Transfer RNA from a Chloroflexota bacterium, 72 nucleotides, folded computationally. Its mean pLDDT, the model's own confidence on a scale to 100, is 85. Its Rfam family is "tRNA". It is annotated as a transfer RNA. It was read from a public genome assembly.
[in-house]
RNA sequence: GGGCCGGUAGCUCAGUGGUAGAGCGGCAGACUCAUAAUCUGUUGGUCCCAGGUCCGAUCCCUGGCCGGCCCA
Numbered sequence: 001g002g003g004c005c006g007g008u009a010g011c012u013c014a015g016u017g018g019u020a021g022a023g024c025g026g027c028a029g030a031c032u033c034a035u036a037a038u039c040u041g042u043u044g045g046u047c048c049c050a051g052g053u054c055c056g057a058u059c060c061c062u063g064g065c066c067g068g069c070c071c072a
């Protein structure tokens, strides 16, 4: 330098055009002598950035940034 894949909650990840979600975590409570576990409730977002297409974009297109793999 080129190709491919990825970037979404604190972490790990779903979500292929019509109100952004799960598990774990955090917080509060229940239970317990207490802790852990378990249960209930709750908390959570610049969907990497800038443009474009569209009535409408996390999703499609273009460029850029970051990370991983491969080739040279």
Base pairs, nucleotide, nucleotide: 001071002070003069004068005067006066007065010024011023012022013021018055025043026042027041028040029039030038048064049063050062051061052060